[in-house]
């Protein structure tokens, strides 16, 4: 300082994180188009496709003051014929104009355009300025007239005619040629100036009385234009790498306004090109627009400025220009006319059709304004323009009312039913009156021109308006006429409710939707823009996702396998020059509109306008000289040389050497030998293996060997010799920037593999044959060929890797190892120390997504070079180079996915690894699984066999009691405000109740008696009962909508948090690490310090003692009594009951251990390391169970899916499980006798004692509401007898008969009793289950539930009462560290290829079809050129003849179009084939990810349904190391 003002992000890969990276999204902007929906005005805008083809109409004429005329009218003379003036229109000659305005955007990658220069190689009609000039002749022609030919177009022939039309002569100021000079630009092709001789070449008149005006020639400057030429810039593509014959350049010639291979003709071999020629696609190009912070990036539509075209393709005339949009000629295609001979045409001018198309407008008014063309003017043309008309196509403006207005109306939605919200929104009441509508008035755009005056300047008059009766201004009524689309699941403002039920549909990206969808589809409601709003496309943006501004390449996608080395980049110290880059001033240009900044004009704003800034660029001068750059001198530190030393598996080539291995001969000896996870196949009595001796062959060098050398990589290893290539050390000397780096280009390049030829032990792709295995085309075994080995030729690739391209220079340290060298010390080995070169390790700063790099950087520069832009297709297809071939380099696209992907994290998992639990396994016991009943369970089955519970953790589970009930189930039969709640109306009732009858199987209908209820303010209220109406009721559904409750991992020892610190972050520390424990139990140590929920403990039992307290227990002592008994006094010691307390703490003691913790032992002690037993279950898991305990949301059902009843049925039974009972006997059965608990229950009960029954049981009854009576007998055990090994004196089911009990009822379907009956079972396959001590095993007793009971179930009690644990490999479980992972619904995980179907694009391919573009040849039209014997000819020349010109006509050049041919290229299309991509739920293995069960990968060769597998070679991007340990496991 008016004019420099500006830059935001989101979603989407994961269980979570960074990162990388793509895909989407939000803006803006259009010549649009599509939906809906639409008031009014301005100002812009409108075929982006078919440069497809038009009918119609109009788009470029004009001058009569250039010329001769016809028409017509007017006027003048003449008798008239006729003649003359004049004015209108016309065609014709003749001038200007039809090259300009308009329109397209096919061609054009080009001097086409843009910019900037040059033109001393040019041209210019009209216009401006200057100088000069316009004598004097001639001959024709159209138009006309006459006749002729014709369908049309148009045409022939005679006759006469004007000019500013033509053409000589004359003149020549200028102009041009030529010749001679001189003078200037330094020089010069050359040019300018002057002079000089010769020479060529002009004209035209019209108007006016007149003046004069307009013309005309000749020239000279100029203004505009044109033309040409150069620098410089602005598309893809190298899967186009070479191109070029008029090509390049000369000479010399034509041509041209002009330079020029512009053309020819001869001579020369040249021109371009990786700084992309040459071809091929694409394309009008700029000002500009649109985007964007910029820088870009896109795109040139309207405006403007250039090109280029005018049906197609070629061509010339004319002219100042033109190869000519509305001009000719030819050829071609279409189209029209035609009498068939033969003509016409050319909207990419404005309208209009029609055709294309998603899609783009009237056959409109005027020339009034602005240009333009003619004219001297009037004026005449003007589809340019100027206006209207159509389209919301855009921008911009305006309205669709405004203020009051609460019972928050009425309706609509929602609801926790209370109310909420639509909502001041309407009604209603007050005002207003834009815009639309009627009236009335009305513009600006208009000034010239023309006439007149006037010397001018300038006055003065009269006239001109398509828009338009439009804008505008004034009045009137009237809220009256005037709002919609899109969306409301995150991004992204905006929720509820039905309906739908992975269906219908949505979506721009993640995604919704499988019965409670804010995501479909309606509706309320709300957000957002608003006459528009949405979608579609299409560019910029975001996208730093091509990265100048402004990225990357260890492992995400990128380092070329390594060297040499062109080209090109870059490039060391002084010092001079110079000025190419660079800086600073200055000029020139960069049209105009567009942009921006200020002020103005339309009421405002879009729009305009006027001024100024920009226009970031080219071009020119001057100036500077640090810096790059060129030149020129120097210099030694960069780089090289020379010497002296020195290490090495550098390489290449002869030789030779000793162990092994196979093989051959030979002794010896005999029956095996070999291989395995075990076998087997092979080898051996014909003598292997074994062992001993000779011999032959070939490949490879064991110890030394090492995180050691070397070499550019790739590679290289026994010893000598020879040739040789590179490195380091060291000290002087030389050269003097000679260097880094390298696109092509060369050349080296394991292993496999290919030619030829050699060789040939051993080892081994392929093969064989044997295990393994469902299968094994594998992995093991036993054989074996290629191969491996050598020489000579190829091949060019590996995880050729440090995944890390090469040089240079700087940037903290430490430790080691290899070469060499300097110092010190020391006889020395050897020690210290420093330099310098290699090679590792650790680490600080710094970089990294993280991991990790870290003087050998992936740190900090600089300089080359290579490569990357998302996954899959795919390193493939095609092309094209290389190969003998395998192959190799180079390298795409269609389609198709929203990801693929690094790095780390925290789980989870491994046929990873440590370390520790636990009846986990071992050791033992005892048992299940065989049998028979019982019970559940699953199938069946049935009218029903209700329902749930499913591995562990459903199954003697719910159900601690299904014969009726229970009961939810089936038949059948009723009830319908309902069995049951609550409210409200109305009606009844001496009340609820009680008895009775009759049908019924009852429910329940029906009918009859009987009872005269409480309070009361006397009005009713309660309760009952009847109809009504709200409503009940549902064990229907969804446990995956829930609450509660419960199992499970697990009584396992874990799971968290706040502060801290660490890490970009997920997250990590804490909690890890040594100990140590039943335990995250404690203790040390720790960047962590605390601290919760778990663990322990506190609680309740049991086990010793002690205190109190003594009934119904107890009974030493004392007394009394009995056959006998705490039977009685009585006592309170013991027992014991039941309250309180003691006690156990590793407290003490020794060792052990870190001076802990703690742990072994030990004394004491009733009890000893948690004494035993209970009770108690952290954070969480399984969508686990349960809607049928119950509550509960939504759905569903309403004379049923409620509810009542009786029968049934849940008990069914060919079968298959689980759980258990009883057994299979002699450790037992029978039978007689005998002995000892504990905990519990009992008045609807228990039930002594006593009678009866073989009994079950029954009669009849005392006692207990319980330490009191009862249940109650305990059983196993013990004494003694009997059975004697047997389907039995074992077993006890079945059956039969005869009882007993409970209940209304024991047929379906009860438990018991007694006789009789006497089933299978003689200890139980693979498999599997409890249990570590008062435990297992056995024994038997009690109680829930219950009228009884199918209880051999379950929970409780106590008696008897063992065995065994070495250990922790191995099975499950599980806990802590660690490691891998490509799992994360977490190995019941992921995941790979054949094959099979179904869709999509794509390669190949006998060939067919089209298209381009060159070549060759043949035809050759119009035209230019030339050329021409004859023909023909008005002006000149000649007296004439003729000449000289000139015309047609022929002839050649050249040549569009057409035609043949053989090749090219780029698309189409093709039986038949490849291979990909996609597709809930196909089929065959299991390759990969854990050590993925043979680590796994790379490059090769071979093989095989497939994955794959096998040989060589490499690679870690392999886990575990502690031996060994078959295979398989989806």
């Nucleotide at each position: 300082u008016c004019a420099u003002u500006g830059g935001a992000g989101a979603g989407u890969u994961u269980g979570a994180u960074c990162c990388u990276g793509g895909c989407u999204c939000a803006g803006g902007a259009c010549g649009a188009a599509c939906g809906c929906u639409g008031g009014c005005g301005g100002c812009g805008u409108g075929c982006c496709u078919a440069a497809c083809a038009c009918a119609u109409g109009c788009a470029a004429g004009u001058c009569g003051a250039a010329c001769g005329g016809a028409a017509c009218c007017g006027g003048g003379g003449g008798c008239a014929a006729c003649u003359c003036c004049g004015g209108u229109u016309c065609a014709g000659u003749g001038g200007c104009g039809g090259a300009c305005g308009g329109g397209u955007g096919c061609g054009u990658a080009a001097c086409a355009c843009g910019u900037g220069a040059g033109g001393a190689a040019c041209a210019u009609g009209a216009c401006c300025u200057u100088c000069g000039g316009c004598g004097g002749g001639g001959g024709a022609u159209a138009g006309c007239c006459g006749g002729c030919c014709c369908a049309a177009c148009g045409g022939c022939c005679g006759g006469g005619u004007a000019a500013u039309a033509c053409c000589g002569c004359g003149u020549a100021c200028g102009a041009c040629c030529c010749u001679u000079c001189g003078g200037g630009g330094a020089c010069a092709u050359c040019c300018c100036c002057g002079a000089u001789u010769g020479g060529u070449g002009a004209a035209a008149g019209c108007a006016g009385c007149a003046a004069u005006g307009c013309g005309c020639c000749g020239a000279u400057g100029g203004a505009g234009u044109g033309c040409c030429u150069c620098g410089c810039g602005g598309c893809c593509u190298a899967u186009c790498a070479g191109c070029u014959a008029g090509u390049u350049g000369g000479u010399g010639a034509g041509g041209u306004a002009a330079c020029g291979g512009c053309u020819c003709a001869c001579c020369a071999a040249g021109g371009c090109a990786a700084c992309g020629a040459c071809g091929g696609g694409u394309a009008g190009c700029u000002g500009g627009u649109c985007u964007g912070a910029g820088a870009g990036g896109a795109u040139g539509g309207c405006c403007a400025g250039c090109c280029a075209c005018a049906u197609u393709g070629g061509g010339a005339c004319u002219g100042a220009g033109a190869c000519a949009c509305g001009g000719c000629c030819c050829a071609g295609a279409c189209u029209c006319c035609u009498a068939c001979g033969g003509g016409a045409g050319g909207c990419a001018g404005c309208a209009g059709u029609g055709g294309g198309g998603a899609a783009u407008a009237u056959u409109g008014c005027g020339c009034a304004a602005u240009g333009g063309a003619c004219g001297a003017a009037a004026g005449u043309c003007u589809g340019a323009c100027g206006c209207a008309g159509c389209g919301a196509c855009g921008c911009c403006g305006c309205g669709u009312g405004u203020g009051g207005g609460a019972u928050g109306a009425c309706g609509g939605u929602c609801u926790u039913c209370g109310g909420a919200u639509u909502g001041u929104a309407a009604a209603c009441c007050a005002c207003u009156g834009u815009c639309g509508g009627g009236a009335g008035g009305g513009a600006c755009g208009a000034a010239u021109a023309c006439g007149c005056c006037g010397c001018a300047a300038g006055g003065c008059g009269g006239g001109u308006g398509a828009c338009g009766g439009u804008a505008c201004c004034u009045c009137c009524a009237a809220a009256g006429g005037a709002a919609g689309c899109a969306c409301c699941g995150g991004c992204u403002a905006a929720c509820u409710c039905c309906g739908u039920g992975c269906c219908a549909g949505c979506a721009g990206c993640c995604g919704c939707g499988g019965u409670a969808a804010u995501a479909c589809g309606g509706a309320g409601g709300g957000u957002g823009c608003g006459a528009g709003c949405g979608u579609u496309g299409u560019c910029c943006g975001g996208a730093a996702u091509c990265a100048c501004u402004g990225g990357g390449c260890g492992u995400a996608a990128a380092g070329g396998g390594c060297g040499c080395g062109u080209a090109g980049g870059c490039g060391g110290c002084c010092u001079g020059a110079u000025a190419a880059g660079u800086a600073g001033g200055g000029g020139g240009u960069g049209a105009a509109a567009u942009c921006c900044u200020g002020c103005g004009g339309c009421u405002u704003a879009a729009c305009c306008g006027c001024a100024g800034g920009g226009c970031u660029g080219c071009c020119u001068u001057c100036u500077a000289a640090a810096c790059u750059g060129u030149c020129g001198g120097g210099c030694u530190c960069g780089a090289g040389c020379a010497c002296a030393g020195u290490a090495g598996a550098g390489g290449c080539a002869g030789g030779u050497g000793g162990a092994a291995u196979u093989c051959c001969c030979g002794g010896u000896g005999u029956a095996g030998c070999g291989g395995u996870g075990g076998a087997a196949u092979g080898c051996g009595u014909a003598g292997a293996g074994a062992u001993c001796g000779g011999g032959a062959a070939g490949a490879a060098c064991a110890u030394c060997a090492g995180u050691g050398g070397c070499g550019a990589a790739g590679g290289c290893g026994g010893c000598c010799u020879g040739c040789u290539g590179g490195g380091c050390u060291g000290u002087u000397g030389c050269u003097g920037a000679c260097g880094c780096u390298g696109a092509g280009g060369c050349g080296c390049g394991a292993c496999a593999g290919c030619g030829u030829g050699g060789g040939g032990a051993g080892c081994a792709a392929a093969c064989a044959g044997g295990a393994u295995u469902a299968g094994a085309u594998a992995c093991c075994c036993u054989g074996g060929u290629a191969g491996u080995c050598c020489a000579c030729g190829c091949c060019g690739u590996a995880a050729a890797c440090g995944a890390u391209g090469g040089g240079c220079a700087c940037u903290a340290g430490g430790c080691g190892u290899c070469g060499g060298g300097g110092g010190g010390a020391g006889c020395g080995a050897c020690c210290c120390u420093c330099c310098c070169g290699g090679u590792g390790c650790c680490g600080u700063c710094g970089c990294u997504a993280a991991c990790g790099c870290a003087g050998u950087a992936a740190g900090u520069g600089c300089c080359c070079c290579g490569c990357c832009u998302g996954g899959g297709g795919a390193g493939u297809a095609c092309g094209g180079c290389c190969g003998c071939a395998a192959g190799g380099c180079u390298g795409a696209a269609a389609c198709u996915c929203a990801a693929a992907g690094g790095a780390a994290u925290u789980g989870a998992c491994g046929g990873g690894g440590g370390c520790c639990c636990g009846c986990a396994c071992a050791a033992g016991c005892g048992g299940u699984g065989g049998a028979g009943c019982a019970u559940g369970u699953g199938g069946u089955u049935u009218a029903a066999u209700u329902c749930g519970a499913a591995g562990c953790a459903a199954c003697g589970c719910g159900a601690a009691g299904a014969a009726c009930c229970u009961u939810a189930c089936c038949u059948g039969g009723g009830c319908u405000u309902g069995a049951c709640a609550u409210g409200c109306a109305c009606g009844g009732g001496a009340a609820a109740g009680c008895c009775g009858g009759u049908g019924g199987a009852a429910a329940c209908a029906u009918c009859g008696g009987u009872u005269c209820c409480u309070c009361u303010u006397c009005g009713g209220a309660g309760u009952c009962c009847g109809u009504g109406c709200a409503c009940a009721g549902g064990u229907g559904c969804u446990g995956c909508a829930u609450g509660g409750c419960u199992g499970u991992c697990g009584u396992c020892a874990g799971c968290u948090c706040g502060u801290g610190u660490c890490g970009u972050g997920a997250g990590a520390u804490g909690u890890u690490g040594g100990g140590u424990u039943a335990a995250g139990u404690c203790c040390c140590g720790c960047a962590a310090c605390g601290a919760g929920c778990g663990c322990a403990a506190c609680c309740c039992u049991c086990g010793u003692c002690c205190c109190u307290a003594g009934u119904u227990a107890c009974c030493a002592g004392c007394g009394g009594g009995u056959c006998a008994u705490g039977c009685c006094g009585g006592g309170a010691a013991c027992u014991c009951u039941a309250g309180g307390g003691a006690g156990a703490c590793u407290g003490c003691c020794g060792g052990u251990g870190u001076c802990a913790a703690a742990c072994c032992g030990g004394a004491g002690g009733a009890a000893g390391g948690u004494g035993g037993g209970g009770a108690u279950g952290a954070c969480g898991u399984c969508a686990a169970g349960u809607c049928a305990u119950c509550a509960u949301g939504g759905c569903c059902c309403u004379u049923a899916c409620g509810u009542c009843c009786a029968g049934g049925g849940c008990g069914a039974c060919a079968c298959a499980c689980g759980u258990g009972c009883u057994a299979c006997a002699a450790u037992g059965g029978c039978c007689g006798g005998u002995a000892c608990a504990g905990a519990g229950c009992g008045u609807c009960g228990c039930c002594a004692a006593c009678c009866c029954g073989c009994g079950a049981g029954g009669g009849u009854g005392a006692g207990c509401u319980a330490a009191u009576c009862g249940c109650c007998a305990a059983a196993a055990g013990c004494c003694g007898g009997u059975c004697u090994a047997a389907g039995u004196u074992c077993g006890g089911a079945u059956u039969g008969c005869a009882g007993u009990c409970u209940g209304c009822a024991a047929c379906u379907c009860g438990a018991c009793u007694g006789c009789a009956u006497g089933a299978a079972g003689c200890c139980g396959g693979a498999a599997u289950c409890g249990c570590u001590a008062g435990u297992a095993a056995u024994c038997g007793u009690g109680g829930a539930u219950c009228a009884g009971c199918c209880a051999c179930g379950c929970c409780a009690c106590g008696g008897u009462g063992a065995a065994u644990a070495c250990g922790u490999u191995c099975c499950c479980g599980g806990g802590c560290c660690u490691u891998g992972u490509a799992c994360a619904c977490a190995c019941c995980g992921c995941c790979c290829g054949u094959c099979a179907c179904g869709c999509c694009a794509u390669g190949g391919a006998a060939g067919c079809u089209g298209g381009g573009g060159g070549g060759a040849c043949c035809u050759g039209a119009a035209g230019c050129c030339g050329g021409u014997g004859g023909g023909c000819u008005a002006a000149c020349c000649g007296c004439a003849a003729g000449g000289g010109g000139g015309c047609a006509g022929c002839c050649g050049u050249c040549a569009a179009a057409g035609g043949u041919c053989a090749a090219u290229u780029c698309a189409g299309u093709g039986a038949c084939u490849g291979g990909g991509g996609c597709g809930a739920a196909g089929u065959c293995g299991u390759a990969a990810c854990a050590a993925g069960g043979u680590a796994g990968c790379c490059g090769u060769a071979g093989g095989g349904g497939a994955a794959c597998c096998u040989g060589c070679g490499g690679c870690u991007g392999g886990a575990u190391c502690a031996c060994c340990u078959c295979c398989u496991u989806u």
Molecule: small-subunit ribosomal RNA
Organism: Gemmatimonadales bacterium